[in-house]
Order: sequence, then C1' cells, then structure tokens
RNA sequence: GCCGGCGUAACUCAGUUGGUAGAGUAGUUCACUCGUAAUGAUCAAGUCAGCGGUUCGACUCCGCUCGCCGGCUCCA
Repeated sequence: GCCGGCGUAACUCAGUUGGUAGAGUAGUUCACUCGUAAUGAUCAAGUCAGCGGUUCGACUCCGCUCGCCGGCUCCA
C1' cells in the first nucleotide's frame, strides 16, 4: 500500500426482507435473613464510533473518516 471482518448499556454480546433498540453480568431500591451471601422482584443506564447521502422512516442501505483485529504484498 491492497483486501476482509468488527465498532450497539460500565462489561460480554444479540438485534436482516429498513418500521421507532434488547439479553446476561455488574449497579440502584425492596423482599427474604439475626446478619452476609445466594435467591426473587424492581429501577436506571445507549448521540447504535463520527460525518454526510438515499428514504415518509436508517443500528440496518451507500460514500468518506477514525479505531481495533486478521490476511496478502513490493507487484500496479
């Protein structure tokens, strides 16, 4: 330099014929307990990496940029 994959909650990830974002863990509060843990219930937490485009509507499609991972290579 070229090619491919990935980027979604604090963490690990799910989310496809485009239709208004979820789970588990962690955290809050409550219950249970003499108390703690465990368990149950509850609540909160996201500019879906960024910018732009297409669309009535974009995490999802298109372009560019950034970051991480992997592969190829001095050839154009």
Overview:
Predicted 3D model of a 76-nucleotide RNA (transfer RNA) from Desulfobacter sp. RNAcentral holds the sequence, with entries from ENA. The organism belongs to Desulfobacter, within Bacteria. Rfam family: tRNA. By type it is a transfer RNA. The coordinates come from a structure-prediction model, not an experiment, and the mean pLDDT is 81.